[in-house]
RNA sequence: GCGUUAUCCAGAAAGGUGGAGGGAUUAGGCCCUGUGAAACCUUGGCAACCUGCUCGCGCAAGCGAUGUAAGGUGCUAAUUCCUGCCCCCUUACGGGGGAAAGAUACCGG
Numbered sequence: 001g002c003g004u005u006a007u008c009c010a011g012a013a014a015g016g017u018g019g020a021g022g023g024a025u026u027a028g029g030c031c032c033u034g035u036g037a038a039a040c041c042u043u044g045g046c047a048a049c050c051u052g053c054u055c056g057c058g059c060a061a062g063c064g065a066u067g068u069a070a071g072g073u074g075c076u077a078a079u080u081c082c083u084g085c086c087c088c089c090u091u092a093c094g095g096g097g098g099a100a101a102g103a104u105a106c107c108g109g
Stems, first nucleotide, its partner, number of pairs: 002108002005105004013043005021032003026084004044076003049072002051069003054065004080101001085098005
C1' cells in the first nucleotide's frame, strides 16, 4: 500500500523541546493557534477492537456475555468540526436518511 468485516453524536490533559502553522485530501464554511500551531519526548488518562481470565451454552470445534483485567493496538478541541454526491420532507430557511472519501481494529492475500 490492497481487500473483507465492524465501529465512528460517548469518553479522556499536564509538562518538556520546538517556533508557525493546524483541523486527512480538494473547494466552501467555521474553528484552534505567540495566553505558543505542527512534530517529537515524558507522565497521566480514555476506550475495550484484539488478547487473557471468569461465567453460560455446546460431545467437540466453537459460540455468547450486560462480566472482569488492561498485555497488543488506537485515541486524548469541536459528530470523522460541518457541507459537497444521491434520495425523502419543507414555499423557503432548514431537517432526516444513504453513499463516497477517511480513521481505527481484526482477519486475509
The RNA shown here (SAM riboswitch aptamer (S box leader)) has 109 nucleotides and comes from an Acidobacteriota bacterium.
Of the family's consensus pairs, 97% are formed in the model.
The prediction has a mean pLDDT of 87.